[in-house]
This is a predicted structure of a 1546-nucleotide RNA (small-subunit ribosomal RNA) from a metagenome.
RNAcentral holds the sequence, with entries from SILVA.

RNA sequence: AGAGUUUGAUUCUGGCUCAGAACGAACGCUGGCAGCGUGGAUUAGGCAUGCAAGUCGAACGGGAAGCCUCGGAUCCGACCUUCGGGGAGGAUUCGGGGUGGAGAGUGGCGGAAGGGUGAGUAGCGCGUGGGUAAUCUGCCUUUGAGUGGGGGAUAACCCGCCGAAAGGUGGGCUAAUACCGAAUGUGGUCCUCCAACGCAUGUUGGGGAGAUUAAAGGCGGGGAUUCCGGUCUUGUAUCGGGACCUGUCGCUCGAAGAGGAGCCCGCGUCCCAUCAGCUUGUUGGUGAGGUAAAAGCUCACCAAGGCUUACGGGUAGCUGGUCUGAGAGGAUGGUCAGCCACACUGGGACUGAGACACUGCCCAGACUCCUACGGGAGGCUGCAGUCGAGGAUCAUUUGCAAUGCGCGAAAGCGUGACAAUGCGACGCUGCGUGGAGGAUGAAGGCCUUCGGGUCGUAAACUCCUGUCAUUCGGGAAAAACAGUCCUGCCUCUAACAUAGGCGGGAUCUGAUGGUACCGGAAGAGGAAGCCACGGCCAACUCUGUGCCAGCAGCCGCGGUAAUACAGAGGUGGCGAGCGUUGUUCGGAUUUACUGGGCGUAAAGGGUGCGUAGGCGGUCUCGUAUGUCGGAUGUGAAAGCCCGUGGCACAACUGCGGAACUGCAUCCGAAACUGCGGGGCUCGAGUGCAAGGAGGGAGAGCGGAAUUCUUGGUGUAGCGGUGAAAUGCGUUGAUAUCAAGAAGAACACCGGUGGCGAAGGCGGCUCUCUGGAAUGUUACUGACGCUGAGGCACGAAAGCUGGGGGAGCAAACAGGAUUAGAUACCCUGGUAGUCCCAGCCCUAAACGGUGUGCACUUGGUGUGGGGAGUAUUGACCCUCUCCGUGCCGGAGCUAACGCGUUAAGUGCACCGCCUGGGGAGUACGGCCGCAAGGCUAAAACUCAAAGAAAUUGACGGGGGCCCGCACAAGCGGAGGAGCAUGUGGCUUAAUUCGAUGCAACGCGAAAAACCUUACCAGGGCUUGACAUGCAGCUGCACGCCCCGUGAAAGCGGGGAAGCCUUCGAGGGUGCUGCACAGGUGCUGCAUGGCUGUCGUCAGUUCGUGCCGUGAGGUGUUGGGUUAAGUCCCGCAACGAACGCAACCCUUGUGUUUAGUUGCCACCGCCGGUGAUGAGCCGGUGAGCACUCUAGACAGACUGCCCGUACAAGCGGGAGGAAGGUGGGGACGACGUCAAGUCAGUAUGGCCCUUACGCCCUGGGCUGCACACGUGCUACAAUGGUCGGUACAGUGGGAUGCAAGACCGCGAGGUGGAGCAAAUCCUCAAAACCGGCCUCAGUUAGGAUUGCAGUCUGUAACUCGACUGCAUGAAUCUGGAUUCGCUAGUAACGGCGCAUCAGCUACGGCGCCGUGAAUACGUUCCCGGGCCUUGUACACACCGCCCGUCACAUCAUGAAAGCCGUCUGCACCCGAAGUCGCUGAGCCAACCCGCAAGGGGGGCAGGUGCCGAAGGUGUGGGUGGUGAUUGGGAUGAAGUCGUAACAAGGUA
Repeated sequence: AGAGUUUGAUUCUGGCUCAGAACGAACGCUGGCAGCGUGGAUUAGGCAUGCAAGUCGAACGGGAAGCCUCGGAUCCGACCUUCGGGGAGGAUUCGGGGUGGAGAGUGGCGGAAGGGUGAGUAGCGCGUGGGUAAUCUGCCUUUGAGUGGGGGAUAACCCGCCGAAAGGUGGGCUAAUACCGAAUGUGGUCCUCCAACGCAUGUUGGGGAGAUUAAAGGCGGGGAUUCCGGUCUUGUAUCGGGACCUGUCGCUCGAAGAGGAGCCCGCGUCCCAUCAGCUUGUUGGUGAGGUAAAAGCUCACCAAGGCUUACGGGUAGCUGGUCUGAGAGGAUGGUCAGCCACACUGGGACUGAGACACUGCCCAGACUCCUACGGGAGGCUGCAGUCGAGGAUCAUUUGCAAUGCGCGAAAGCGUGACAAUGCGACGCUGCGUGGAGGAUGAAGGCCUUCGGGUCGUAAACUCCUGUCAUUCGGGAAAAACAGUCCUGCCUCUAACAUAGGCGGGAUCUGAUGGUACCGGAAGAGGAAGCCACGGCCAACUCUGUGCCAGCAGCCGCGGUAAUACAGAGGUGGCGAGCGUUGUUCGGAUUUACUGGGCGUAAAGGGUGCGUAGGCGGUCUCGUAUGUCGGAUGUGAAAGCCCGUGGCACAACUGCGGAACUGCAUCCGAAACUGCGGGGCUCGAGUGCAAGGAGGGAGAGCGGAAUUCUUGGUGUAGCGGUGAAAUGCGUUGAUAUCAAGAAGAACACCGGUGGCGAAGGCGGCUCUCUGGAAUGUUACUGACGCUGAGGCACGAAAGCUGGGGGAGCAAACAGGAUUAGAUACCCUGGUAGUCCCAGCCCUAAACGGUGUGCACUUGGUGUGGGGAGUAUUGACCCUCUCCGUGCCGGAGCUAACGCGUUAAGUGCACCGCCUGGGGAGUACGGCCGCAAGGCUAAAACUCAAAGAAAUUGACGGGGGCCCGCACAAGCGGAGGAGCAUGUGGCUUAAUUCGAUGCAACGCGAAAAACCUUACCAGGGCUUGACAUGCAGCUGCACGCCCCGUGAAAGCGGGGAAGCCUUCGAGGGUGCUGCACAGGUGCUGCAUGGCUGUCGUCAGUUCGUGCCGUGAGGUGUUGGGUUAAGUCCCGCAACGAACGCAACCCUUGUGUUUAGUUGCCACCGCCGGUGAUGAGCCGGUGAGCACUCUAGACAGACUGCCCGUACAAGCGGGAGGAAGGUGGGGACGACGUCAAGUCAGUAUGGCCCUUACGCCCUGGGCUGCACACGUGCUACAAUGGUCGGUACAGUGGGAUGCAAGACCGCGAGGUGGAGCAAAUCCUCAAAACCGGCCUCAGUUAGGAUUGCAGUCUGUAACUCGACUGCAUGAAUCUGGAUUCGCUAGUAACGGCGCAUCAGCUACGGCGCCGUGAAUACGUUCCCGGGCCUUGUACACACCGCCCGUCACAUCAUGAAAGCCGUCUGCACCCGAAGUCGCUGAGCCAACCCGCAAGGGGGGCAGGUGCCGAAGGUGUGGGUGGUGAUUGGGAUGAAGUCGUAACAAGGUA
């Protein structure tokens, strides 16, 4: 720091996704140790059990158990005994004394701290900074003064009573630091005076008369004097307690401090406006009450105010901080720390310094428990623990040793705070699982091209080490205190008591824990996994699977060769962890303050006026709000950062610093901004002047056209369309003339011309009226710009009421079209269109471009105004202002494009956008008569949707051009019969492949066996064939014979028998092992070959240039050509593959060569003539000619004319041939996953006594049918018979075969000649003549019968041919369709390959005879180039829309139903405060001798308020709901074809 993903590719926009870090986590696999942290996030759900707040006997009365002692009673009883008993001692029990101090009580302090949780709370709750002149403060510190004297009760306890219990109640006794008067008053408070100060009330200090206002003692020490009591040895003998002195802890009233608390204020503190208005104690005042204290805090009265992002809804404890981030930000608030709130739910007060109180009280409610049914008890959101719910979170542990807190004088007690340990890889950190050497690179695994490679120095093996764990031994720090004892000094003091303070010494205290740590011992021994490996993203192979199973964060993998699934090997990453899931930030500049946009991607409001607001010209003075500088206070600690220490290091932690970007106060500065004052004229406005213009409103007028009415003329059609029909018309239409009526719209002018804010405005005249521009510079003096809300205007359609209605025309009707046609076309036609009044308020309301101002090169039109020069001139020209267009520079833009009328450069203000769909929809609200409009979501779903441009392809787009493409012709196919191929059917098998053109007389240039791959049956198994190794045997293999058999094969027998250096070798056979073999699969794994577009003229490259880029240019353009052929032009210049040419053949000539060819001349021979001429055949010579086959020539638009710039084109001459002479071979880049694994080759897979091999027989020939390709015909341009001519290509030895003979013939016999220019095979149509005479025939020959011939081992399935006989369909072929442009079509025969033969009528060639037609390019088909549109790119056989049907999902509506929150009204009204009452009750004080009274209070009653509850009625929100609406998604469903091309009606 980026990356993947929209496309064929590109740039951009834009979303989605990934890599990072983090976590109180959870889940999966795995798991050695240690340190430090951390752990109920969900049900603030319910809780068994134990513990979590007590303490003080030095405040007080009292005092249990136990122990000691004394006495009594009962019992037992060692021992002694005089046997009567005595009896130490013991047990039980009772009583007295002492000691002891439990439990309970009175009283004091503390239970308001500590601990938990985050439900509530959007609040002065929190944070930050202030205020309190409006306050309180127990304990603590400092300080002043005091602490003297009385009184009456009451718990406990005792005795009763009630109750199941909890508990209650009556009587009696008693104490205090409990309670109550009175005294004193330094002081406090009230009142008043003065001074100072301040912030309004006031505050502070000082003075004054009066009023009012306190207290409690406890524990020690002391010795003179004195008092009381006990004991007795009656004495100053002794003990105890007072008075007195003194110490200390307390107590009271003040003053101050510290710390704490209350209240108030500025600022900050989430989302929703689909919450826009809220409020009656509400806002303020006066008075009163109330509080520690200001205040409507409360009340009475008065006034009518107050607030506004209020009010309402949702969510949430806030902060220091934490996570992330470059930062700004965003998210978060667990542990730790500060604050707040809460304590089963709701309400309430009491006590107190402090509470409206977590483990206090009262009431109500829900729940749980006890109960004797009458009543009671309880509150884990303390620590453990339990149930439940949940993906999920621990021990019912140890200890008060430390730290801290409460109480106490202290010892001490209490403390689930805390300190520790345990459990959990939950996190962070550290350590280990060994180190070094070690190549035959072992075995084994995996891969392999079979050579090897890799795991891999890895292991084994050798030598070491000893961390951790194990075991044995030693063994801490954390402990300092306080207390006690000894001791030194100081203070209080009469004191050397005591007490307090400061020291020294000793003693004593450890839960963790015999732990950390240290040492010894032994042995590599006990200790490695997880994830990934297609791209992003680091790491690749094999096997299995076969769109299955599965993977997946996104893109996407998987349909038989998967680096993507699963397994394995290997590799990469991290490592006691590794992955996954969830969440947050980041990447995301994807909410943009830093730091984005709005012409076409999402996005400018339809337009103006204008309120608030924001912003604002120039000069000057002042001020100091913003702004800047400095200082002070604060910004808690912890954390982050830096430095430096402590644990071995680190994590962790101590100390110091920095930082805390903030807030407040004070001082200073005055440029800018704001504010106040005073000026200015350029912005803005006003005035004046003369023109121009479809600006607006009203009224009037006009002509053309249309329709209608009337009349005239006139007659059969009119009208309409692609073509028609509906319609109109003989009752007279259309046409035409005249007259009249009506309504609407204003041709020409008319123009990217004018006006208006936009919508919009068009005949002419008049009236009223708005704005702009120009000129002038007189006036005002910043009066300006923008503009949330608001107001006004706002095309068409639509709505309401009233008119009007000619034409046009939704709906509707009819006619056509069509598969249908609820459309397009036609004939009609109603709303409406028009006017008046009122609504509606939307448009592609578009320049798809908000308004204003300023600045920034130009050119050229046009509308309006002005000035100038020069003029006869209103012309022209020049300058200028405003408007309106085009082109274009810089610049901008993703590009297209914009470009002084900006989309450039800036400023000001407003509106709007944030992926596509759902959806401009639902719900709610507002508006509307309605239609509907404005505002405006979510669930769900997709990985895209999109913009611009590029290259193609396509178009029922355009232009140009070509082709037997059409047209013009000739002949066919499609109908018949037959042949052949294919489909289908059949079959044991009918082997396989080829399937639009480009499969179908194709592979097959030969299926009776063979071929042959198929089927049935019979057989073989190293095999029919190749190579190697090992072993064995004989010397071969083979041949002959026999048996069996259909054959193959199997079994048996026999004869002969290679070479040799005698070792063996070659060859061969058998057995075995490797292997052979496969026409088995995959042509979608391949090579090679082939078809096709297409012999079409195209396809590219290098460099340069242009473009951000895909890409373009070149190759386009103007001509021309068969051609990207050539020329010209051009940011291109060159080049390559194609075209053409070079090659073959054919057409002409020359030359060379003449055998087997030729025979003119010459000679000879034979035949026939007449022994002639002549003719025929042969031959010598010869090579002239023909011919053969080599070389060469020839044609190049070279020449001429015309045309053209050129290329070229048209014509002509010459020439055998003329513009590529004809034909062939030759096939660019590529396309069709075209064809072929069955021609061969070949990867992979499969079979291996069979999917291999051999054999026999069958099949490939099967036949209701369909198609393709052909042959023969249908006849007279013919058939048949007879006669008679003329070829060329070729073939020939298991061959071609002559003459001759036989046969009607196929053919046979026989065999001359010929390995061929020598011999053999060699035409038919044509021509001549005869017959047939238009018939199913003398056309046609199928089919069938008989008889044959030939080939072959063999013609049954299943050959060809011959003869005789038979004689079918068929009389020129529907729709449609094929070939051909000249030696071509058509017609005729001949040859060859394959081959024993042949189903050949097929294929490949050859020659003979030998035409017709082409105006032309509109149309069909195919193709080329340019251009245009595109939503196509699998490329139009494309893409794609909507209904319907089915399934699933989410959601709206809905009669209702259920829950929850809440407003209002009313009812009832607990506890309780407050008020009133208080006839009942009351010890302290007062009066009184007393009785009694007073003062003060209590119970009780009652009033206001008041929780829960109830009733009624609203609102919000959630769930559910028969049915219903649309939406989304889904493999191949149905119907059409709306959009994308002119998408076939733009």
It matches the Rfam family "Bacterial small subunit ribosomal RNA". The coordinates come from a structure-prediction model, not an experiment, and the mean pLDDT is 83.